RNAcentral holds the sequence, with entries from MGnify. This is a predicted structure of a 99-nucleotide RNA (THF (Tetrahydrofolate) riboswitch aptamer) from a sheep gut metagenome. Its Rfam family is "THF (Tetrahydrofolate) riboswitch aptamer". Rfam 15.1 lists 747 matches to the family in 747 species. Model confidence (mean pLDDT): 78 of 100.

[in-house]
RNA sequence: CAGAGUAGGACUGCCUGCGUGAAGUGCCGUCGGACGGGGAUGAGGUCCGGCGGACGAAGAUCUUCUCUUCAGAUCGCGGUAGACGGUCCGCACCCGCUG
Numbered sequence: 001c002a003g004a005g006u007a008g009g010a011c012u013g014c015c016u017g018c019g020u021g022a023a024g025u026g027c028c029g030u031c032g033g034a035c036g037g038g039g040a041u042g043a044g045g046u047c048c049g050g051c052g053g054a055c056g057a058a059g060a061u062c063u064u065c066u067c068u069u070c071a072g073a074u075c076g077c078g079g080u081a082g083a084c085g086g087u088c089c090g091c092a093c094c095c096g097c098u099g
Base pairs, nucleotide, nucleotide: 001099002098003097008089009088010087011086012085013084015082016081017080018078019077020076027053028052029051030050031049032048033047034046035045038095039094041092042091059075060074061073062072063071
């Protein structure tokens, strides 16, 4: 001097679940916390939990039960949860690694 580098983020596919007799996702306020390229510091960014609040949905069919209801199954639906895969993106400074 040059390069690499498993963090993380977005989109998407598949699988398995949850809800659809309404949780979850998303939003607002408040309090606390985690992650943040191999190490340290930091920035942007992402996320988790408690409490409170606003808003809000796509159901259908079949079976059992005397009926309602409940339950089960199937197909859907949800800005639904997790794992795996693919594509794209992937910081500053110091040290470390390779040439």